[in-house]
RNA sequence: AUUAGAGUUUGAUAUUGGCUCAGGACGAACGCUGGCGGCGUGCUUAACACAUGCAAGUCGAACGAGAAUUGAUCUUUAGUUUACUAGAGAUCAAGGAAAGUGGCGAACGGGUGAGUAACGCGUAGGUAACCAACCUUACACAGGGGGAUAGCCCCGGGAAACUGGGAGUAAUACCGCAUAAGACCACAGCAUCGCAUGGUGCAGUGGUAAAAACCACGGUGGUGUAAGACGGACCUGCGUCCCAUUAGUUAGUUGGUGAGGUAACGGCUCACCAAGACCGCGAUGGGUAGCCGACCUGAGAGGGUGAUCGGCCACAUUGGGACUGAGACACGGCCCAGACUCCUACGGGAGGCAGCAGUGGGGAAUAUUGCGCAAUGGAGGAAACUCUGACGCAGCAACGCCGCGUGAGUGAAGAAGGUUUUCGGAUCGUAAAGCUCUGUCUUUGGGGACGAAUAAAACGACGGUACCCAAGGAGGAAGCCCCGGCUAACUACGUGCCAGCAGCCGCGGUAAUACGUAGGGGGCAAGCGUUGUCCGGAAUUACUGGGCGUAAAGAGUACGUAGGCGGUUUGUUAAGUUAGAUGUGAAAGUUUGCAGCUCAACUGUAAAAGUGCAUUUAAAACUGGCAGACUUGAGUCUCGGAGAGGUAAGCGGAAUUCCUAGUGUAGCGGUGAAAUGCGUAGAGAUUAGGAAGAACACCGGUGGCGAAGGCGGCUUACUGGACGAGUACUGACGCUCAGGUACGAAAGCGUGGGGAGCAAACAGGAUUAGAUACCCUGGUAGUCCACGCCGUAAACGAUGAAUACUAGGUGUUGGGGAAACUCAGUGCCGCAGCUAACGCAAUAAGUAUUCCGCCUGGGGAGUACGGUCGCAAGACUGAAACUCAAAGGAAUUGACGGGGGCCCGCACAAGCAGCGGAGCAUGUGGUUUAAUUCGAAGCAACGCGAAGAACCUUACCAGGUCUUGACAUCCUUUGACCGCCUAAGAGAUUAGGUUUUCCCUUCGGGGACAAAGUGACAGAUGGUGCAUGGUUGUCGUCAGCUCGUGUCGUGAGAUGUUGGGUUAAGUCCCGCAACGAGCGCAACCCCUAUGUUUAGUUGCCAUCAUUCAGUUGGGCACUCUAGACAGACUGCCUGUGAAAGCAGGAGGAAGGUGGGGAUGACGUCAAAUCAUCAUGCCUCUUACGACCUGGGCUACACACGUGCUACAAUGGUCUGUACAGAGGGUAGCGAAGCCGCGAGGCGGAGCCAAUCUCAGAAAACAGACCCCAGUUCGGAUUGCAGGCUGCAACUCGCCUGCAUGAAGUCGGAGUUGCUAGUAAUCGCGAAUCAGAAUGUCGCGGUGAAUGCGUUCCCGGGCCUUGUACACACCGCCCGUCGCACCAUGAGAGUCGGUAACACCCGAAGUCAGUGAGCUAACCGUAAGGAGGCAGCUGCCGAAGGUGGGAUUGGUAAUUAGGGUGAAGUCGUAACAAGGUAGCCGUAUCGGAAGGUGCGGCUGGAUCACCUCCUUU
Repeated sequence: AUUAGAGUUUGAUAUUGGCUCAGGACGAACGCUGGCGGCGUGCUUAACACAUGCAAGUCGAACGAGAAUUGAUCUUUAGUUUACUAGAGAUCAAGGAAAGUGGCGAACGGGUGAGUAACGCGUAGGUAACCAACCUUACACAGGGGGAUAGCCCCGGGAAACUGGGAGUAAUACCGCAUAAGACCACAGCAUCGCAUGGUGCAGUGGUAAAAACCACGGUGGUGUAAGACGGACCUGCGUCCCAUUAGUUAGUUGGUGAGGUAACGGCUCACCAAGACCGCGAUGGGUAGCCGACCUGAGAGGGUGAUCGGCCACAUUGGGACUGAGACACGGCCCAGACUCCUACGGGAGGCAGCAGUGGGGAAUAUUGCGCAAUGGAGGAAACUCUGACGCAGCAACGCCGCGUGAGUGAAGAAGGUUUUCGGAUCGUAAAGCUCUGUCUUUGGGGACGAAUAAAACGACGGUACCCAAGGAGGAAGCCCCGGCUAACUACGUGCCAGCAGCCGCGGUAAUACGUAGGGGGCAAGCGUUGUCCGGAAUUACUGGGCGUAAAGAGUACGUAGGCGGUUUGUUAAGUUAGAUGUGAAAGUUUGCAGCUCAACUGUAAAAGUGCAUUUAAAACUGGCAGACUUGAGUCUCGGAGAGGUAAGCGGAAUUCCUAGUGUAGCGGUGAAAUGCGUAGAGAUUAGGAAGAACACCGGUGGCGAAGGCGGCUUACUGGACGAGUACUGACGCUCAGGUACGAAAGCGUGGGGAGCAAACAGGAUUAGAUACCCUGGUAGUCCACGCCGUAAACGAUGAAUACUAGGUGUUGGGGAAACUCAGUGCCGCAGCUAACGCAAUAAGUAUUCCGCCUGGGGAGUACGGUCGCAAGACUGAAACUCAAAGGAAUUGACGGGGGCCCGCACAAGCAGCGGAGCAUGUGGUUUAAUUCGAAGCAACGCGAAGAACCUUACCAGGUCUUGACAUCCUUUGACCGCCUAAGAGAUUAGGUUUUCCCUUCGGGGACAAAGUGACAGAUGGUGCAUGGUUGUCGUCAGCUCGUGUCGUGAGAUGUUGGGUUAAGUCCCGCAACGAGCGCAACCCCUAUGUUUAGUUGCCAUCAUUCAGUUGGGCACUCUAGACAGACUGCCUGUGAAAGCAGGAGGAAGGUGGGGAUGACGUCAAAUCAUCAUGCCUCUUACGACCUGGGCUACACACGUGCUACAAUGGUCUGUACAGAGGGUAGCGAAGCCGCGAGGCGGAGCCAAUCUCAGAAAACAGACCCCAGUUCGGAUUGCAGGCUGCAACUCGCCUGCAUGAAGUCGGAGUUGCUAGUAAUCGCGAAUCAGAAUGUCGCGGUGAAUGCGUUCCCGGGCCUUGUACACACCGCCCGUCGCACCAUGAGAGUCGGUAACACCCGAAGUCAGUGAGCUAACCGUAAGGAGGCAGCUGCCGAAGGUGGGAUUGGUAAUUAGGGUGAAGUCGUAACAAGGUAGCCGUAUCGGAAGGUGCGGCUGGAUCACCUCCUUU
């Protein structure tokens, strides 16, 4: 000094795992905005092309010549008398131009990053294998000569660039000679040093090679040698990106000898010789890239980068080449070749901004054709000085960092205005205005630097800049992004899965805090956001610091090479290791301290750091090396037993099939059921004989053996391994193992055999919507053998090998032991520990060590391409584009299962009566219609809303009408209103007439009603039940649903609530890490069944009286009525049981919730209803509102539901007789009596009801007829005649009488209700209602049968199990096909790039040879020679050409699979036992999922058995 997380897979959980976000940074760009200053930075793209200017010159103290100009002297001419002035000429001197010779520089400085994967760079070394101009030091020198040449002059050529010839000239230019202290060479020595090659020193002899002058006389320069410094060259160790789908590369290649060459070593080059050299520790090839100091990030380790600044390298239009020089193979030099540009008189020439500015182009994108040499630095010069686009400055740009400002104080009427609102208010908000101040920045004026070094003076691009002073006035100066979560910040309106947003999750389908706008708020601020890139978070490549049983991941197994690792002990060594020292690790940067600009950024200074490398000294524990020893690891030996270990040969019995023969007769076989098939030509069955092939029952076992795959009758031969016991022997010989090698189920392939059974394919029969399947009958490859391939499996313990350690218990196999026990295997349970959990647990998934293999989101894909192997099938190796935000493993709660267990229910069964067939009624669908209004839709719509459609209702249709409206409130005016009458009209309505002076009053007015007017508004059975309230249905009167505390689990959750009993019940009991509690159950409530008591009218009548009659008197005992009580609690007994309880019994009117009702937990179905009502939002407003008439809701080929009546004799008809309960009644029930066959009519007593009335109950009983028929059954339909209600019965009511007399003779598949006063049957009443029930709701009468039981169907409850479901099986989900889009592979080809190779041609140029041509210096006896040059030849040699290959990219008709898409098509393969368990490998078949065969796996449910274990 120092480490932060979040969102997203699920119904929820913890985990694995990816994706995404918050941070920092930038040479940035883009959008919006923009006041000032300081310091930095600014073509990341086209190493693309460049107009113009500038960027390297300087020295006259090296040289010749010496213009303009100046001076001096002389001559001469003119002016004038000399002096003097002016001009001309000559000589001399000075002399800044331009050009030349010569010297130094131009190889620095400046730019760029194309190339380069390399000794290029970094770091540390080496050169005993080197160079070095200028500079410094030391020593020694500089004597005497010579020949040229440029400039200039003359003559030419050319458009130009340039160039030829001639004459003549100088030097610090050039060349001999002399001299030689060092130096160098040769020769043979001495001494000394070095790891080696070898070096150094000394002396000797012989040989070779130097020099330049200038000057101001101070000096400067020159030559040789030795050394130093600066700089360079070469060599070496180590480090330095990706690809192995690049595995072999290399002929000057590797080495040697010799030579050449170089400053120098060296195959650097050449000749000859040898055959080497590099490579899995990654050669070669391909791709990419300048390297570093450093910069960014990070806690660090790391990761990324290589702008600015600094070091090194490389390059300078492309390629090649040398020259000069100390230094170059040279950015602003030369030659050649190519491309390009320019000039040209067409003959030839010129050029190179990757210097500074600048232009075009490219691009998202990057500046001025500025000032100055004042400073720093550089070149030249003795110096003055000249040059310097290096540099110092300025300009442009918010590009970055840093600093400052845009005002401060006060100010509540909380102004106006905006927004919002629950209309009260809230908020913008002390914010503004107002008042009082200040003056930073900006503006103006005045002053005004440091930077400047020097004897002094002078000298500043920046610059009148920084800075200081004064003046003035709040005046000139705020934006951007965001506000669903992550993530700080919320409302309104608009929009309506549209427009749009989005980093991830995701928002938007009418109330959007997520889009757009506004108000408000949050964040940062001269900036703010976005995009891109890098690091971080990411422990998500894990060295620090991950994993591999099931999530991705242990190779199928073994052997074994390289490699890695390795027992005990002694000595030695010092490679690793540790410590000290020395050198280095440039500066800048980073960090820390101090300091300078007002602060900061920035800068100065000092320290630290630079974790590295090298050298050296020391230590010797550990690792390694060397030498020795040891026995426990490993191995050997002796004895012993066990075993389906392997290979080969032989043998055996049972069974199947076939063949032959006998007996024998009609079937056999097969299935869920059948059929195909076999059989009267004799099957099947049975007996006997024979043949053939394959496999080895029982024993047999979580038993044995083997490395794995795997191995099972018996015998023999050969053979491998393990184990136990034991004296003995060797002495670490070991472990692991990349490449490599061997083995390796099944299927499959090749050749040859064999073939009984089984059996892919195939055929047939079934099943089915189909059935390329499951089932059946057949059946070929194959299965078997020999030999050879293949090399894969769920090759699994989904668990690599080896070693050591770490509680126990209990089986079993093989040894040893007298026993305790022990060794080696093989199982189970279980502690610690581990694990996400499940689980593992001495046979580890624990604790450690060593080595190997493998993983890094899902899909694409184990695919494509390439390579290797294979006869083939295919195997091994193994990507990318694109696409998704998940894909997974474990466990939890539910739900579900054509899973299991237990239990219940009229659920089945046992019964009774039905429905389904007929006719009719009624509802629905459909159809029709102007309309047939709307809703309800499995159970849980369909005699439902509707407890009652002729008009009305009515919502629908046609036509006719109204527009503040049929209805409500408010305002204005007028008036009573209402009612009645007439006319027109279908009516609404219209026109007219008639009647009438409302109520209260404080006299102001008020109230109710009506009309007219006006606009606010009314109105809507219009939409949305998926915006809602309320109400209701349903599971279900099923027994469940939860909570608190505690405990368990990382957690979701579990426990409780499970278990054993019991119950109608989560009812109760017992047990139990649970203990309690709540909503439900039960009870409390109502009716009913018994009794008591109270009370008797309208009820009742036993006794008394009375009557036709409880009619009346009387009575209240009884019945009854309706108040209050009692009664039933498993209380008692017996049995059983731990208890709860159950069974039986007694008593009792009633017995085990007595019967019935009301009562409906948490919740489910977006269940139903906007048309009961209420209501948000939307829609209509002379209409989707309102009124009226008529029509419709009542239609009718048909289908379904619910009912009624029947089909008859347990009946029908007729006559007679008897017994209820519960209700209703004043716009009502309506008696008696009379009329009518009857419906009904007349009538009007009584009754607001225990009084009167509806009101005769019917079945029943008694008697009679009918006699089994379409009937004396049945009553539909139709005709006629009537009745009732009502304004009105045509569409379209009910009833009556007479006549008519249909279907129907008990109902297919299927299906409904009901367990006792129930079903069945019989009638009665009520609501609605003018009228109109076969419906609905009630009432009583008569009154059964059956229940063995829980296997099955349906529904439900609890427990358990599986799950890929959670919108929860109406779930999920697979593949083909069709359409659209996207990327990819193949593809006849085609168009390019790149690097090599072979050959051809061959520029410039070095080198070599030649050199008859030319030739100043030297020699010369003057002939010539030496030397040099041109020219020519040769080797090499760039570009170019030709050729065949390699590699890489683009493109392509067509084609293949893949991915993604809205609700397409076909099936339903998988998930539950997924309806044939699934999956793996392989083969084969099929539209497709897929099916089948063979072998394997459990990652299969269920049941049974066996074995083992645990608890009691």
Predicted 3D model of a 1512-nucleotide RNA (small-subunit ribosomal RNA) from an uncultured bacterium. It matches the Rfam family "Bacterial small subunit ribosomal RNA". Gene Ontology terms of the family: structural constituent of ribosome and ribosome. RNAcentral holds the sequence, with entries from ENA and SILVA. Its mean pLDDT, the model's own confidence on a scale to 100, is 85.